[in-house]
Context: one part of a larger RNA
RNA sequence: CACCGCCCGUCAAGCCACGAAAGUUGGGGGGGCCCGAAGUCGCGAUGCUAACCGUAAGGAGGCUAGCGCCGAAGGUCAACUCGAUGAUUGGGACUAAGUCGUAACAAGGUAGCCGUAGGGGAACCUGCGGCUGGAUCACCUCCUU
Numbered sequence: 001c002a003c004c005g006c007c008c009g010u011c012a013a014g015c016c017a018c019g020a021a022a023g024u025u026g027g028g029g030g031g032g033c034c035c036g037a038a039g040u041c042g043c044g045a046u047g048c049u050a051a052c053c054g055u056a057a058g059g060a061g062g063c064u065a066g067c068g069c070c071g072a073a074g075g076u077c078a079a080c081u082c083g084a085u086g087a088u089u090g091g092g093a094c095u096a097a098g099u100c101g102u103a104a105c106a107a108g109g110u111a112g113c114c115g116u117a118g119g120g121g122a123a124c125c126u127g128c129g130g131c132u133g134g135a136u137c138a139c140c141u142c143c144u145u
Stems, first nucleotide, its partner, number of pairs: 003108001005105001008101002011098001013095002016092001018090003023085006031077004039070001041068003047063003052059002111132009
């Protein structure tokens, strides 16, 4: 490169990250229940027993099996929490620039914008209220000359 300008949204394509998602899967710290090793402790033999008592029989004491409490690991259940993955789905960013229109920028061809409600392929449209950050014409008031 100056209206043969600028520019908006849907849709289509590519790519990137993110959200949702039936589920699948892994980690973490706890909880309930089941089971319960070693071991201490408690009970404890009709079993065992050198020292003490007894001439002896036996007794005292001790030990053990066994039983019990606690109890690691393990099993199981339902939760909590963190992560990975997940058909599908939602919008977002970017890209050669493709499709449909032309919403905005000039009074942008219905002035625009804000709020709100309804509607619509899409930009958007319509209603109501508000703002001027609206052009133009006329008039009024004020200021300056």
Molecule: small-subunit ribosomal RNA, 3' minor domain
Organism: Planctomycetaceae bacterium